The RNA shown here (transfer RNA) has 74 nucleotides and comes from Candidatus Amesbacteria bacterium RIFCSPLOWO2_01_FULL_49_25. The coordinates come from a structure-prediction model, not an experiment, and the mean pLDDT is 80. It matches the Rfam family "tRNA". It is annotated as a transfer RNA.

RNA sequence: GGACUCGUAGCUCAGCUGGUUAGAGCGCUUGAUUCACAUUCAUGAGGUCGGAGGUUCGAAUCCUCCCGGGUCCA
Numbered sequence: 001g002g003a004c005u006c007g008u009a010g011c012u013c014a015g016c017u018g019g020u021u022a023g024a025g026c027g028c029u030u031g032a033u034u035c036a037c038a039u040u041c042a043u044g045a046g047g048u049c050g051g052a053g054g055u056u057c058g059a060a061u062c063c064u065c066c067c068g069g070g071u072c073c074a
Stems, first nucleotide, its partner, number of pairs: 001073007010026004019057001028044001030042003050066005
């Protein structure tokens, strides 16, 4: 230098080739249970979907460029 792939909550990830309100598990908050802790149950918060443009009535999803991680080729 070239090709491919990944980037979504604090962490690990899902999101079915565009359409209701962006989700799960773990973690965290609060409450119940306990003498207390743990466990269990309930509840709540937390997201510019890596960034910027474009297409579209509508984009996490499609296109372009850029940034970062990984793999391969030279």
NCBI's taxonomy places the organism under Bacteria, Bacteria candidate phyla, Candidatus Amesiibacteriota.